A computed fold for a 504-nucleotide part of an RNA from an uncultured bacterium, annotated as small-subunit ribosomal RNA, 5' domain. The RNAcentral record of the full RNA draws on ENA, Greengenes and SILVA.
Context: one part of a larger RNA
């Protein structure tokens, strides 16, 4: 020179777009971040209606709807970088060894029974959390029985390949479905089959230091055989054999999430992995499994510690590495803000409800870019500073002074796009009265900062006197300092400049 998620110091008008705990994966008050469906079901806590009333209240409806049963979702989306050197990651192959809710397609069915229990109701123990009884009901909950294209097990056969084997016909033989609601449009339910879309798992290359780590391993390596998984396998158990890795770096120590990329560089190569995207891991710490198409599950559930609150002392509740805020570390990093309008998810036939995902405000020159702080004319070269050899030079067309223009800020009037879409209509924008357009006033509201001895552009005077003090290197300062501290001028850049730290 370039470059940063910077930070510190003087300064500081606007605007766009971005980016903002790199330190303590420290501990967190408080609110909110996952609900949703009445078109599965019993049913009505409250509200609307309607009707009645003794004015306490009662019945209806189903407009609707707490709380339960039930289904979907909660495994996504959002965080963070502890751990991990490892099939974790990036590539490229395999899976004849696999699993896959919703979605899409194809065939074929949805016959026919049954006994619970939530809620309610009364009773009971508890400070509380919550727990137990007795009675009564409902369903697309549950739980049998009929069928079976088909699934498992055994035959036969035809074909095919890459070793185990695949695919397809065509027999016997267990065992296993299913649900109904509706506003008649619909939406659902079982099986078997294919797609598609997520995943699981297996291998070949690849990509950190250390040898002051040289020897390492007993499920340790291989086979039989069982278990266990969707599946292959020491995955796990019995038995049986002694093997398996290394100087081409095992093992062991240290540091690390890994990449697409950023950064530099003519390139080779080095550094980094913040934002954005794509994989992995994690969720106070360590275990542990349920439930599901999928978790070994961040706002699930057990057990164990540590901390923290509540308690009537008996016993409970918690997890911000989601968004805001808070303490605390720190050189240092934002708002306890708006709305779901748009895009996206969940749930629903929708309407529509959620939604700190997300759209946008807010604060912060923290970046990068873009504007402005005015233009033209103006010499007795005014005043004043600073220098002077005293004659002048300099500041300097710089000022006043005449002319003119109004960006951007201010004021006032007008005002969107984004709205596709949903609704029968009526109507529906956070941003936002922004953006933008017009008008009006008046140069008005807006310049700083480092450095001038060489490297390196840019010098005088004055105070200091190896003092103060300067300093990337050289060096400067001991009385004429262009290098120290002030003026005056002068050079660079400019809403910044410098100075520190990391990287090429």
């Nucleotide at each position: 020179g370039g470059a940063c998620g910077a930070a510190c110091g003087c300064u500081g008008g606007c605007g766009g777009c971005g980016u903002g705990c790199u330190u303590a994966a420290c501990a967190c008050a408080u609110g909110c971040a996952a609900g949703u469906c009445g078109a599965a079901c019993g049913g009505u806590a409250a509200g609307g209606c309607c009707c009645u009333u003794u004015c306490g209240g009662g019945g209806g409806u189903a407009c609707a709807c707490g709380a339960g049963u039930g289904g979907c979702g909660a495994a996504c989306g959002g965080g963070u970088g502890a751990g991990u050197a490892a099939c974790a990651c990036g590539u490229g192959a395999g899976u004849a060894a696999c699993c896959u809710g919703c979605c899409c397609u194809u065939a074929a069915c949805u016959c026919u029974g049954g006994g619970a229990u939530a809620a309610c109701u009364c009773c009971u123990g508890g400070a509380a959390a919550c727990a137990g009884g007795u009675g009564c009901u409902a369903a697309u909950a549950c739980c049998g029985g009929a069928u079976a294209u088909c699934a498992g097990c055994u035959g036969u056969c035809a074909u095919c390949g890459c070793a185990u084997g695949g695919u397809g016909g065509u027999g016997g033989u267990u065992u296993g479905a299913a649900a109904g609601u509706u506003c008649u449009g619909g939406c659902g339910g079982u099986u078997a089959g294919g797609g598609a879309u997520g995943g699981a798992c297996u291998c070949g290359c690849g990509g950190c230091c250390u040898a002051u780590c040289a020897g390492c391993u007993u499920g340790u390596u291989g086979g039989u055989g069982a278990g266990g998984u969707a599946a292959u396998g020491g995955c796990u158990c019995a038995c049986c054999a002694a093997g398996g890795c290394u100087u081409c770096g095992a093992c062991g120590g240290g540091u690390a999430g890994c990449c697409g990329g950023c950064c530099u560089g003519a390139g080779a190569g080095g550094g980094c992995g913040a934002c954005c995207g794509g994989c992995c891991a994690c969720a106070u710490u360590g275990g542990g499994a349920c439930u599901g198409a999928g978790a070994u599950a961040c706002g699930g559930c057990c057990c164990a510690a540590a901390c923290u609150c509540c308690u009537a002392c008996g016993g409970g509740a918690g997890g911000c590495a989601g968004c805001a805020g808070u303490g605390g570390g720190g050189a240092a990093u934002a708002u306890u803000g708006c709305a779901c309008a748009a895009u996206g998810g969940a749930c629903g036939g929708a309407a529509g409800u959620c939604u700190g995902a997300u759209g946008c405000a807010g604060c912060a020159a923290c970046g990068c870019c873009g504007c402005g702080u005015g233009c033209g004319g103006g010499a007795u070269g005014a005043c004043g500073g600073c220098c002077u050899u005293c004659g002048g030079g300099u500041u300097g067309u710089a000022a006043a002074c005449c002319g003119c223009u109004u960006u951007c800020a201010g004021c006032a009037g007008g005002g969107a796009c984004g709205a596709a879409g949903c609704g029968c209509a009526a109507g529906u924008g956070a941003c936002g009265g922004u953006a933008c357009c017009u008008g009006c006033a008046g140069a008005a509201g807006a310049a700083g900062c480092a450095c001038c001895g060489g490297c390196u552009a840019a010098c005088u005077a004055c105070g200091u006197g190896c003092c103060a003090g300067c300093a990337g290197c050289c060096g400067c300062g001991g009385u004429g300092a262009u290098a120290c501290g002030u003026a005056g001028g002068g050079u660079g850049c400019g809403a910044g400049c410098g100075u520190u730290g990391u990287c090429c």